[in-house]
Molecule: transfer RNA
Organism: Candidatus Parcubacteria bacterium
RNA sequence: GCCCUUGUAAUUCAAUGGAUAGAAUAUCUCCCCCCUAAGGAGAAAAUGGAAGUUCGACUCUUCCCAAGGGCA
Repeated sequence: GCCCUUGUAAUUCAAUGGAUAGAAUAUCUCCCCCCUAAGGAGAAAAUGGAAGUUCGACUCUUCCCAAGGGCA
C1' cells in the first nucleotide's frame, strides 16, 4: 500500500429494512432478613463519526476513525 472481518448499556451478547433497540451480569433505590449473602420489585444506562438510498436504517451504499486478520 491492497483486501477481508468487527465496532450496540460499565461488561458479555441479541435484534427479516418496520412497535418505545431487548436480555444476562454489574451499578443504584426499595422490600425481605437481627446483619450479610441469597431472593423479590423497580430505576438508570447503548447502535464508533459523517453523508447517502428508502415511506422507514443497528441492518444497505460511500468516506473517515478504531481493533483484529491476510497478501505484498